[in-house]
C1' cells in the first nucleotide's frame, strides 16, 4: 500500500429491530444410541471518534490479521 476485523467456528447483512449453517442446551421419537423434529440459549458488530433524527454499514485515527 491493499484487503479483511459480525454468535464457539465458517461467513451473510452495504442506512431504518444483528442473521444463516455448523456446534452447544431441553424436548419429541428409539429397548439404546445416530439420524430427523420440535423448542432454547449465545453478540459492548476489533478499539475511539465523527457524519446523520437514525450507523454492523459512510468517514478518519488506531490496534490486529493475512497479502504485496
Nucleotide at each position: 500500500c491493499g484487503a479483511c476485523g459480525u454468535a464457539g467456528c465458517u461467513c451473510a447483512g452495504a442506512g431504518g429491530c444483528a442473521g444463516a449453517g455448523c456446534a452447544c442446551c431441553u424436548c419429541a421419537u428409539u429397548g439404546g444410541u445416530a439420524a430427523u423434529g420440535a423448542g432454547g440459549a449465545g453478540g459492548u458488530c476489533a478499539u475511539g471518534g465523527g457524519u446523520u433524527c437514525a450507523a454492523a454499514u459512510c468517514c478518519c485515527a488506531u490496534c490486529g490479521u493475512c497479502g504485496g